[in-house]
Annotation
A computed fold for a 76-nucleotide RNA from an uncultured bacterium, annotated as transfer RNA.

RNA sequence: GAGGAUGUAGCUCAGUUGGUAGAGCAGGGGCCUUUUAAGCCCAAGGCCGAGGGUUCGAGUCCCUCCAUCCUCACCA
Numbered sequence: 001g002a003g004g005a006u007g008u009a010g011c012u013c014a015g016u017u018g019g020u021a022g023a024g025c026a027g028g029g030g031c032c033u034u035u036u037a038a039g040c041c042c043a044a045g046g047c048c049g050a051g052g053g054u055u056c057g058a059g060u061c062c063c064u065c066c067a068u069c070c071u072c073a074c075c076a
Stems, first nucleotide, its partner, number of pairs: 001072007010025004019056001028042004049065005
């Protein structure tokens, strides 16, 4: 330098045909228990990597850029 993959909650990941963003775990509160753990319940937690575009409407489609990983090439 070329190509590809990934980027969504603190972590690991879903998200169908474009139509109100979700789960598990962790953390917080409660119930239960002599207590802890386990179990059960509740609430909270999001600039969907950044910026534009298309659209009535974008996590999803298009463009540019950024980060990480993989492959190839180049130099020595």
It matches the Rfam family "tRNA". Rfam describes the family as follows. Transfer RNA (tRNA) molecules are approximately 80 nucleotides in length. It is annotated as a transfer RNA.
The sequence was found in a public genome assembly.